[in-house]
RNA sequence: GCGGCGGUAGUUCAGUGGUAGAAUACUUCCUUGCCAAGGAAGGGGUCGCCAGUUCAAAUCUGGUCCGCCGCU
Repeated sequence: GCGGCGGUAGUUCAGUGGUAGAAUACUUCCUUGCCAAGGAAGGGGUCGCCAGUUCAAAUCUGGUCCGCCGCU
């Protein structure tokens, strides 16, 4: 330098055009003499960044940054 894959909640990851989800963690409550386990409720996201296409973009296109892998 070229190519491929990835970047979404604190963390690990789903989500292939139509209001962003799960698990876990966190907060409150219930249960218990206490802890753990279990149950209920709740908060938390400019979907890496910029632009384009579209009535509508996490999703499609271009550029760019970061990480991993391969080639030269």